[in-house]
Molecule: transfer RNA
Organism: uncultured Eubacteriales bacterium
RNA sequence: GCUGAUGUGGCUCAAUGGCAGAGCGACGCAUUCGUAAUGCGUAGGUUGGGGGUUCGACUCCCCCCAUCAGCU
Numbered sequence: 001g002c003u004g005a006u007g008u009g010g011c012u013c014a015a016u017g018g019c020a021g022a023g024c025g026a027c028g029c030a031u032u033c034g035u036a037a038u039g040c041g042u043a044g045g046u047u048g049g050g051g052g053u054u055c056g057a058c059u060c061c062c063c064c065c066a067u068c069a070g071c072u
Stems, first nucleotide, its partner, number of pairs: 001071007010024004018055001026042005048064005
C1' cells in the first nucleotide's frame, strides 16, 4: 500500500428498515441475628465520527477514525 471483518449502557452480546433490549455488574428496598444467596425496583446509551437515501436508519450507500485478520 491492497482486501476483508468488527465498532451498541461499566463488561459480554442481541435487535437483518418501524418504541434501542437482555445477561452480568452498580445502586435502593425486602428477606436474614448478620453476611452470602434469592426476590422486587431504579439509574446508566448523542448505536465510533461526519454526510447521503428513505415517511422512517443500529440496520442500506459514501468518506474518515480505531481494533483485528489476510495479502504484498